[in-house]
Context: one part of a larger RNA
RNA sequence: AUGAACGCUGGCGGCGUGCCUAAUACAUGCAAGUCGAUCGAAGGAAGACUAGCUUGCUAGUUGGAAUUAGAGGCGAACGGGUGAGUAACACAUAAGCAACCUACCUACAAGGACUGGGAUAAGCCCUGGAAACGGGGUCUAAUACCGGAUAGGUAGCGGGGAGGCAUCUUUCUGCUAUUAAAGGUUGAAAACACAAGUAGAUGGGCUUAUGGCGCAUUAGCUAGUUGGUGAGGUAACGGCCCACCAAGGCGAUGAUGCGUAGCCGGCCUGAGAGGGUGAACGGCCACAUUGGGACUGAGACACGGCCCAGACUCCUACGGGAGGCAGCAGUAGGGAAUUUUCGGCAAUGGGGGAAACCCUGACCGAGCAACGCCGCGUGAGUGAAGACGGCCUUCGGGUUGUAAAGCUCUGUUGUAAGGGAAGAAAUGUUUAUAGAGAAUAUAAACUUGACGGUACCUUACCAGAAAGCCACGGCUAACUACGUGCCAGCAGCCGCGGUAAUACGUAGGUGGCGAGCGUUAUCC
Numbered sequence: 001a002u003g004a005a006c007g008c009u010g011g012c013g014g015c016g017u018g019c020c021u022a023a024u025a026c027a028u029g030c031a032a033g034u035c036g037a038u039c040g041a042a043g044g045a046a047g048a049c050u051a052g053c054u055u056g057c058u059a060g061u062u063g064g065a066a067u068u069a070g071a072g073g074c075g076a077a078c079g080g081g082u083g084a085g086u087a088a089c090a091c092a093u094a095a096g097c098a099a100c101c102u103a104c105c106u107a108c109a110a111g112g113a114c115u116g117g118g119a120u121a122a123g124c125c126c127u128g129g130a131a132a133c134g135g136g137g138u139c140u141a142a143u144a145c146c147g148g149a150u151a152g153g154u155a156g157c158g159g160g161g162a163g164g165c166a167u168c169u170u171u172c173u174g175c176u177a178u179u180a181a182a183g184g185u186u187g188a189a190a191a192c193a194c195a196a197g198u199a200g201a202u203g204g205g206c207u208u209a210u211g212g213c214g215c216a217u218u219a220g221c222u223a224g225u226u227g228g229u230g231a232g233g234u235a236a237c238g239g240c241c242c243a244c245c246a247a248g249g250c251g252a253u254g255a256u257g258c259g260u261a262g263c264c265g266g267c268c269u270g271a272g273a274g275g276g277u278g279a280a281c282g283g284c285c286a287c288a289u290u291g292g293g294a295c296u297g298a299g300a301c302a303c304g305g306c307c308c309a310g311a312c313u314c315c316u317a318c319g320g321g322a323g324g325c326a327g328c329a330g331u332a333g334g335g336a337a338u339u340u341u342c343g344g345c346a347a348u349g350g351g352g353g354a355a356a357c358c359c360u361g362a363c364c365g366a367g368c369a370a371c372g373c374c375g376c377g378u379g380a381g382u383g384a385a386g387a388c389g390g391c392c393u394u395c396g397g398g399u400u401g402u403a404a405a406g407c408u409c410u411g412u413u414g415u416a417a418g419g420g421a422a423g424a425a426a427u428g429u430u431u432a433u434a435g436a437g438a439a440u441a442u443a444a445a446c447u448u449g450a451c452g453g454u455a456c457c458u459u460a461c462c463a464g465a466a467a468g469c470c471a472c473g474g475c476u477a478a479c480u481a482c483g484u485g486c487c488a489g490c491a492g493c494c495g496c497g498g499u500a501a502u503a504c505g506u507a508g509g510u511g512g513c514g515a516g517c518g519u520u521a522u523c524c
Base pairs, nucleotide, nucleotide: 001522002521004520005519006518007517008516011376012375013374014373015372016371017369018368019334024332025331026330028329029328030327033074034073035072038071039070041068042067047062048061049060050059051058052057053056081287082286083285091211092210093209094208095207096206097205100204101203105200106199107198108197112194114148115147116146117145123138124137125136126135127134128133152179153178154177155176156175157174158173159172160171161170162169163168183192213259214258215257220250221249222248225247226246227245228244229243230242232240262284263283264282265281266277267276268275269274289310290309291308292307293306312323313322314321315320340366342365343364344363348362349360350359351358352357379409380408381407382406389400390399391398392397413465414461415460416459417458418457419456423451428446429445430444431443432442433441434440468513469512470511471510472509473494474493475492479508480507481506482505483504489496490495
């Protein structure tokens, strides 16, 4: 010093921290949705009209609000968890890419958005299956899908210019090939959305140098191995993959093998150098029951997506199906050992949406635990007959000890009552001003708090409700009595105990720390 545990003890608050072991298995709930201002449907409220009459009901027509399964878009690659694997360009630091990609966002930008077509889900009808889930027919829409045009881009070939770092880079231009688009809301406009491009920003990919574990009782290792040519593949370089050719490449400056291990900023210790460590917080990496694979997409080879195989669990009508907490809680197990199946989206942030809003176990909070750090309290003053009691005694006394009682106060904390926040500013609605304007901007009013009637403040009340733990032979601050008698026991080391034990046990006293104190473990 600790993410600690154990023993004894335990009043309060603030801020933190809390499965280090089985990357063991998981019941249950929640943790990723959202958009009707993309689309066709379903739905049918308010209202209006007509008729009947029991004059406030019923029926019909119209109307179309809320809501929503499906198609479509965006998100789901973030956020959250864990450290199994990994000794590696995984990480850190410093560089490079003339070898690369980048949805959303910003600028260019008051630029483009022309013209056609055929389907399909939902729906309806029929039908299979225990279920999971389907099959057939028929109908329909789009910001879904597919043609044509044009622009720009890309690629190839040709020509001119500029530059550099070898392959080259950049610019202008001609030909050929290929390749775009979508609308909805609104009275309108604006704004939003769409397509292609250039630049930026952000995020990534790749390469290089250097650095950080043990064992030599691991000395040789290597066949896509090392290099070349060509072809393929990728966003991109590359044996990344393939065909052919050559025989190389690494190694005592430790290759290869085996063992161990996520790395770093940091953290602990130390005067420093160094040593140890990698919990919490932050960055990067890897993984998501085990192994493999791709699909979609700007981005994954994807924790709460798909497919295959394995183990395990569950359902079954035995034909076949379902699942993956190393998300938040929680359960069993393991263990010396680690919390609530809590509240809220009020704040911050994220996703969707024009917005209202919806979602958010991220997050903000509350709960449990002296697990840690810090702060406060358990009273203050006075009080000698040095009381009683205890212990010791040379029986005179000493000590506990101003300690107690008593007297005078205080009220931190506590209890009760009353008041009562900041965290909230936006958004939205209404109004006003500027404005052509229901755009936009500004201003005013109203509205929004889980925590929480909490913090805090005021008043009242009572010394009342709040102290233990370890040690006392030396190291090491602190001593006597009794019991025991090499027994019982103590012990970190030296060592104590066999009849006067300051070392065992108890008591009184004393010392140390104090809501803690000791012990154990580990590091310096």
RNAcentral holds the full RNA, with entries from ENA, Greengenes and SILVA. Small-subunit ribosomal RNA, 5' domain from an uncultured Erysipelotrichaceae bacterium, 524 nucleotides, folded computationally. The coordinates come from a structure-prediction model, not an experiment, and the mean pLDDT is 82. Its Rfam family is "Bacterial small subunit ribosomal RNA".